[in-house]
Context: one part of a larger RNA
RNA sequence: CCAUGGUUAAGGAACUCGGCAAAUUGCAUCCGUAACUUCGGGAUAAGGAUGACCUCAUGGGUUUAUAGCCUAAUGAGGUGGCACAAACUAGGGGGGAGCGACUGUUUACUAAAAACACAGCAGGGUGCUAAGUCGUAAGACGAUGUAUACCCUGUGACGCCUGCCCGGUGCUGGAAGGUUACGGGGACCGGUUAGCUGUAAAGCGAAGCUGUGAACCUAAGCCCCAGUAAACGGCGGCCGUAACUAUAACGGUCCUAAGGUAGCGAAAUUCCUUGUCGGGUAAGUUCCGACCUGCACGAAUGGCGUAACGACUCCCCUACUGUCUCAACCAUGGACUCA
Numbered sequence: 001c002c003a004u005g006g007u008u009a010a011g012g013a014a015c016u017c018g019g020c021a022a023a024u025u026g027c028a029u030c031c032g033u034a035a036c037u038u039c040g041g042g043a044u045a046a047g048g049a050u051g052a053c054c055u056c057a058u059g060g061g062u063u064u065a066u067a068g069c070c071u072a073a074u075g076a077g078g079u080g081g082c083a084c085a086a087a088c089u090a091g092g093g094g095g096g097a098g099c100g101a102c103u104g105u106u107u108a109c110u111a112a113a114a115a116c117a118c119a120g121c122a123g124g125g126u127g128c129u130a131a132g133u134c135g136u137a138a139g140a141c142g143a144u145g146u147a148u149a150c151c152c153u154g155u156g157a158c159g160c161c162u163g164c165c166c167g168g169u170g171c172u173g174g175a176a177g178g179u180u181a182c183g184g185g186g187a188c189c190g191g192u193u194a195g196c197u198g199u200a201a202a203g204c205g206a207a208g209c210u211g212u213g214a215a216c217c218u219a220a221g222c223c224c225c226a227g228u229a230a231a232c233g234g235c236g237g238c239c240g241u242a243a244c245u246a247u248a249a250c251g252g253u254c255c256u257a258a259g260g261u262a263g264c265g266a267a268a269u270u271c272c273u274u275g276u277c278g279g280g281u282a283a284g285u286u287c288c289g290a291c292c293u294g295c296a297c298g299a300a301u302g303g304c305g306u307a308a309c310g311a312c313u314c315c316c317c318u319a320c321u322g323u324c325u326c327a328a329c330c331a332u333g334g335a336c337u338c339a
Stems, first nucleotide, its partner, number of pairs: 001334008010325002014323001019320001027051005036041001038157001052079007059071004080084001092318007099310002104116002120155007132141003158305004163235003168232002170228005177223003183217002189211004195204003236254005263297001264294001275291005
C1' cells in the first nucleotide's frame, strides 16, 4: 500500500450523479395509530411503556381435593449489573410525485424495468370432415371440444369516458357496363402439287397435308358502386372586429375526406427554456402546485383519474451514522524484506 472486519472527540450528508456504502431499527406483551380507500385495507402505520432473577399471594387445566403435576394469565414486595428481547438471530420511519393496477415473466454470462404477461374489454373468423396450424401426402393438433366453444388481432384491474373524417390504403358486399388469361373458334394470307396453259423458261393451281391465325364466345381480378375507423390511418390557413389598452364571444375569405371534442398540458412529450408566478432552501437547471404561448398531448398505436402493490424512477423531512470536514488506531490475510 491492498482486501476483509472493529472503534472513534466535535459536527452530522457539509460527501456524492445519487445517503452508494455503512449506521440506525429489529423480538414478545400492553397502550396507541392519520390522510386516503375499491371498506378488504392503509397498519408491525406513526409514537410510547414493559421484559433478567428471588419471595409471597391470586388465577387457568387435570382432580373428590388449596394432595400432586402442568401453566402461555394477574398482583405485591425485593436483589444484582454499565447494560435484563444482555450472545446469535432479528423491519429505520414518514411525506409528495411519475410509470405500471396487482402476484407473476424476461436479455443462462454487462439491462429485472416504466419492457412481456395478466384478469377484464372490444373487433374479426369458424355450423363441425369447423375455421386455423403442421405435413408433398396419408395423417395429426384443434378436440374425444361444438358458438357460454375454438382461432386471430388490438387494448390491458377498477372508475368516468372513448369525439369528427370512408378522400387514400385495406377488408366486406354488389353485379349493370369497360378491360382481361387459358381454352373454344376458325376468316384472311402462305407452303406443297394432281391438273391446266406454254416450244421452252415459266405461270396458274382443286382436294389432301401443312404454316400462320382475324372477328366472335369466355372466369376471377382490376376499373366501377356501396359499407366499414376498438381496420391502417388523418383530425387547417389568412384578415378584420368591443367606449383606455389588451383580447376577441363575432364577421369575411381560401382549402379539405374531416379540420382535435372531453380530459390533460414546459409533461418519461416544451426547441426557445434555468418560460412566468407561487411553495419548499440563507441560497433550488432537479422537485411540488398553477398558468397555457401544446416547436411537436389527446381519446382501446386508448384519454384522464385511482386505494393497494413495486429489489422501478424523481424530490423532501426525521432518525442514524467515518459518506464527509480529516483523518487516526487496532485485528486478520496478502503485497513487501530476509531465510